RNAcentral holds the sequence, with entries from ENA. This is a predicted structure of a 280-nucleotide RNA (Bacterial large signal recognition particle RNA) from a Pseudomonadota bacterium. Its Rfam family is "Bacterial large signal recognition particle RNA". A reference for the family is Rosenblad et al. (2003), "SRPDB: Signal Recognition Particle Database", Nucleic Acids Res. The gene name in the source record is ffs. The organism belongs to Pseudomonadota, within Bacteria. The prediction has a mean pLDDT of 77.
RNA sequence: UCGUGCUAGAUGGGGAACUAGCGGUGCCCUGACUCCACUUGUUGGCUGACUCGCAAUCCGCUACAGCGAGGUCGAAUUCCUUUCCGCGGGGUGCUCGUUUCGGGACUGUUUGAUUCAAGUGGCAAUGAAGGUUGGGUCCGACGCGGCACAAGCCGACAAACCCCGCCAGGGUCGGAAGGCAGCAACGGUACGUCGUCACUUGUGGGCGCCGUCGGGGUACCUGGCUGGAGCCGGCUGUUUCAAACAAGCCGGGGCGGACAUUUCAACGAAAGGUGCACGA
Numbered sequence: 001u002c003g004u005g006c007u008a009g010a011u012g013g014g015g016a017a018c019u020a021g022c023g024g025u026g027c028c029c030u031g032a033c034u035c036c037a038c039u040u041g042u043u044g045g046c047u048g049a050c051u052c053g054c055a056a057u058c059c060g061c062u063a064c065a066g067c068g069a070g071g072u073c074g075a076a077u078u079c080c081u082u083u084c085c086g087c088g089g090g091g092u093g094c095u096c097g098u099u100u101c102g103g104g105a106c107u108g109u110u111u112g113a114u115u116c117a118a119g120u121g122g123c124a125a126u127g128a129a130g131g132u133u134g135g136g137u138c139c140g141a142c143g144c145g146g147c148a149c150a151a152g153c154c155g156a157c158a159a160a161c162c163c164c165g166c167c168a169g170g171g172u173c174g175g176a177a178g179g180c181a182g183c184a185a186c187g188g189u190a191c192g193u194c195g196u197c198a199c200u201u202g203u204g205g206g207c208g209c210c211g212u213c214g215g216g217g218u219a220c221c222u223g224g225c226u227g228g229a230g231c232c233g234g235c236u237g238u239u240u241c242a243a244a245c246a247a248g249c250c251g252g253g254g255c256g257g258a259c260a261u262u263u264c265a266a267c268g269a270a271a272g273g274u275g276c277a278c279g280a
Base pairs, nucleotide, nucleotide: 001280002279003278004277005276006275009073010072011071012030013029014028015027020062021061022060023059024058035045036044037043038041050070051069052068053067054066079273080272081271082270083269084268088264089263090262091261092260093259095257096256097255098254099253100252101251102250103249106248107247108245109244110243111242112241113240116237118236119235120234121232122231123230130226131225132224133223134222135221136220137219138215139214140213141212142211143210144208145207147204148203149202150201151200152199154195155194156193157192163188164187165186171180172179173178
């Protein structure tokens, strides 16, 4: 170096998720191989990595991290290591859009109050603001009036006898003349009852465009005098404050996109490494 037979190993790989962790089933990416189509290509499409059993209400395993059974390849195009490339996935940041929850500093809108008096409007030489002096609204006292109640006054009624007057009849005293007491009726009156409410007195008050006296105060209304040109703040605007709304804005969350960065990384490319026995 060649040949034969073995062994380690291989018989897809990766991402996210799950998990204490690893692998698998399921999802996604890549893609050997097979098959199909015609525009015959550096094309497009299907299946999806030896076979069978198991498994998301999971299954198996523990750093040699799928298990069980069978088959094939086998030390190199195929196994192992490193580097490059970068399909695809993940993380982070920033930004845009959208949606949702909250906030109320700012912009904005609305409302209320407030400031000023530029505009507008109103008042003002038939006299503004200011000053001064009265009156009223307020409080107290005393009156007056009114209202209510009570009493008086007034009217009516009103006592079988124990109230009055007059007392028929009757009674009684007397020889008589005559006298005495006295019921009913009649008339009247007291206690009282009812009424009237004009008048008188007393008491009371959520009574009064009432009067007198006093007080209080400058808030409002109003008069006089003074003064001599401003005053008011309805509307617009302006200053400040408060409240409301939440479009902008601020903060948090969800979804989607662009960009940057980071991480894993299929396919592919390059370099290196790899055992035993026998024979020639």